[in-house]
């Protein structure tokens, strides 16, 4: 000096659903909305300045009001799924490793 992996920071990219109870507005009295407080699954269900993801790309969209199972109920689980799409090149900066150079010392 260069390279590889990894992390951090910028800069990109994504997603918020199911359900009980209280309360409010609204009409078709029974359901919508939407506020509070729980539960469920999850890295995250708007605590968010968080959380996951970043081309080696199942974060995430589509297909899909799909199909099988399950559940109190859901985008809960499996399928589908070497299907399609998906975040520009990326820059700093740190630690390990390796490679090549050049000093000085012995």
């Nucleotide at each position: 000096c260069g390279g590889c992996c990894u992390g951090u920071u910028u800069a990109g990219g994504g997603g918020u659903g199911c359900u009980g109870a209280g309360g409010u507005u609204g009409u078709g009295u029974a359901c919508a909305a939407c506020c509070u407080c729980g539960g469920c699954u999850g890295a995250g269900a708007u605590g968010a300045u968080a959380c996951c993801c970043a081309u080696c790309g199942a974060a995430c969209c589509u297909g899909a009001a799909c199909c099988g199972g399950g559940u109190a109920a859901u985008g809960c689980c499996g399928g589908c799924g070497c299907a399609g799409g998906g975040a520009a090149c990326a820059a700093a900066c740190a630690a390990u490793c390796c490679g090549c150079g050049g000093a000085c010392g012995u």
TPP riboswitch aptamer (THI element) from Hymenobacter ruricola, 106 nucleotides, folded computationally. Of the family's consensus pairs, 91% are formed in the model.